[in-house]
Molecule: SAM riboswitch aptamer (S box leader)
Organism: Halobacillus sp. A1
RNA sequence: CUCUUAUCUAGAGUGGCAGAGGGACUAGGCCCUGUGACGCCCGGCAACCUUCAAGCAACGGCUUGAAAAGGUGCUAAUUCCUACAGAUCUUUGUUGAUCUGACAGAUAAGAG
Numbered sequence: 001c002u003c004u005u006a007u008c009u010a011g012a013g014u015g016g017c018a019g020a021g022g023g024a025c026u027a028g029g030c031c032c033u034g035u036g037a038c039g040c041c042c043g044g045c046a047a048c049c050u051u052c053a054a055g056c057a058a059c060g061g062c063u064u065g066a067a068a069a070g071g072u073g074c075u076a077a078u079u080c081c082u083a084c085a086g087a088u089c090u091u092u093g094u095u096g097a098u099c100u101g102a103c104a105g106a107u108a109a110g111a112g
Stems, first nucleotide, its partner, number of pairs: 001112008013042001015041003021032003026083004043075003048071002050067007079104001084101006
């Protein structure tokens, strides 16, 4: 980097360092930010990998519950919202609203 599977409306700081932009990319919107953002450290959250117990199953997995030492991850706003397609409603008007799916992306585990 590519592929497969799963998840993505929950949760997590009155700490330290540092000092300018940041919210993935493009566009539009909307936000955060010298009352110190982003980032790093510490702390925390969660439970994908992991461990234990019970039940079911019978090709070795599924479900439920518990734990948190280790490998990751996460720690403003739904992945901040929209963009493509469809359905329904709506508007003088492809205007606007809602829902579903796709695309793109993030994370984990596995394979190449």